[in-house]
Model confidence (mean pLDDT): 78 of 100. This is a predicted complex of two RNAs, RNase P RNA and transfer RNA, with 423 nucleotides together.
RNA sequence: GGAGUCGGCCAGGCAACCGCGGCACCGCAGGGUGUGGAGGAAAGUCCGGGCUCCAUAGGACAGGGUGCCAGGUAACGCCUGGGGGGCGUGAGCCCACGGAAAGUGCAGCAGAAAAUAAACCGCCGAAGCAGUUUUUGGACUGCUGGUAAGGGUGAAAUGGUGUGGUAAGAGCACACCGCGUCGGUGGCAACAUUCGACGGCUAGGUAAACCCCACCCGGAGCAAGGCCAAAUAGGGGAACCAUGGCGUGGUCCGCGCCGUUCCCGGGUAGGCCGCUUGAGGUCUGUGGCGACACAUGACCCAGAUGAAUGGUUGUCCACGACAGAACCCGGCUUAUCGGCCGACUCCUUCC
RNA sequence: GGCCCUCUAGUUUACUGGCUAGAACAACUGCCCUUCAAGCAGUGGGAGACGGAUCGAAACCGUCGAGGGUCA
Numbered sequence: 001g002g003a004g005u006c007g008g009c010c011a012g013g014c015a016a017c018c019g020c021g022g023c024a025c026c027g028c029a030g031g032g033u034g035u036g037g038a039g040g041a042a043a044g045u046c047c048g049g050g051c052u053c054c055a056u057a058g059g060a061c062a063g064g065g066u067g068c069c070a071g072g073u074a075a076c077g078c079c080u081g082g083g084g085g086g087c088g089u090g091a092g093c094c095c096a097c098g099g100a101a102a103g104u105g106c107a108g109c110a111g112a113a114a115a116u117a118a119a120c121c122g123c124c125g126a127a128g129c130a131g132u133u134u135u136u137g138g139a140c141u142g143c144u145g146g147u148a149a150g151g152g153u154g155a156a157a158u159g160g161u162g163u164g165g166u167a168a169g170a171g172c173a174c175a176c177c178g179c180g181u182c183g184g185u186g187g188c189a190a191c192a193u194u195c196g197a198c199g200g201c202u203a204g205g206u207a208a209a210c211c212c213c214a215c216c217c218g219g220a221g222c223a224a225g226g227c228c229a230a231a232u233a234g235g236g237g238a239a240c241c242a243u244g245g246c247g248u249g250g251u252c253c254g255c256g257c258c259g260u261u262c263c264c265g266g267g268u269a270g271g272c273c274g275c276u277u278g279a280g281g282u283c284u285g286u287g288g289c290g291a292c293a294c295a296u297g298a299c300c301c302a303g304a305u306g307a308a309u310g311g312u313u314g315u316c317c318a319c320g321a322c323a324g325a326a327c328c329c330g331g332c333u334u335a336u337c338g339g340c341c342g343a344c345u346c347c348u349u350c351c
Numbered sequence: 352g353g354c355c356c357u358c359u360a361g362u363u364u365a366c367u368g369g370c371u372a373g374a375a376c377a378a379c380u381g382c383c384c385u386u387c388a389a390g391c392a393g394u395g396g397g398a399g400a401c402g403g404a405u406c407g408a409a410a411c412c413g414u415c416g417a418g419g420g421u422c423a
Stems, first nucleotide, its partner, number of pairs: 001347010012316007020037001022035005039322001043333002046331005051221004058253004063217005068082005083097001084095004098212002103210002105206002120151002122147003127144007159177006178201001179199005184193003225273004235264006244258004280299001282297001284295004317320001352422007361376004369406001378394005399415005
């Protein structure tokens, strides 16, 4: 100098004027003064929790979710660290990563054969039968057959290389490599192992197919739910009665409440709370590799309900992206103009 | 704001892992007819998008997108 990886941060600035809704104070009131007023994703609603009601959410079944190990956390499908596998020269990145020797299922087409493997081509003619030839030995042909080394098919064909062996072959035997089991050693564990012994290898793929194993999950959602006010019919008719009905639970039990259902006719839909002080953020210190935890100090940072957070002008620059709260919080995912900072890697050149 | 559901051709739909996704109407082309319609013959056109698991996806899983329903 070039190329790249990871992490963090900012999200037009300043000024003037006008306006919008929150809170506090002042004013009888119109209003005035002061103060603060969107995001890193407020989004998707994909997970997890708080909160509220139903029983304090209880038992069984069904159903759903998660899935290497350890830790963090209120909890998680999130995060951190580690293990294993894959990609990259590297910094680093990616992985739904339990079980296929519990059982069941599936594998179209092609191919001889697709899961208790299998003989299409090829190779062989040792053994058996038949035949030809030959003086005999033998040679040859066909059949029964042997053979998974080679060809070919397929996504996938029952370890690899070499030597021996054989009629030809084959873990058939041996050596090395690979695989598996047991033990030892290291590690909390996943797992590792240049350690030891054993097994010729039996046991292919698929579980984001059923399933098995381990762990987790009750349902609904702030339009939850509560309070105040208004209205009310407590009317008319019909039917059924506790082995009943209701309580939003998928079913049963359990628990709680109670007469229930249908038709006719009639009525209400205003206000307040929930609502923002919270698993809150942050400075410093301590512990920890880290996620994070603890201690201490100071801080308050939107809360509407037709729903505010805007408009105009001036000026500067790098000319401004994606987008806007609606009960709250922790994550994930997706969208996003540009810019800044830090750590690290590779290549080239110079000293 | 919360919750739920659905996306296959222009329209209505079938197929719930397997060979080139099937059908009806519509569209287009040709025949017929003086012409139009009808009729006959034929043609094109589709799994909302992307990624993943699988030998193989419209289907299974995930993330987005679009549309619809419901709750005071």
Rfam match: Bacterial RNase P class A. By type it is a ribozyme. Rfam links the family to the GO terms ribonuclease P activity, dimeric ribonuclease P complex and tRNA processing.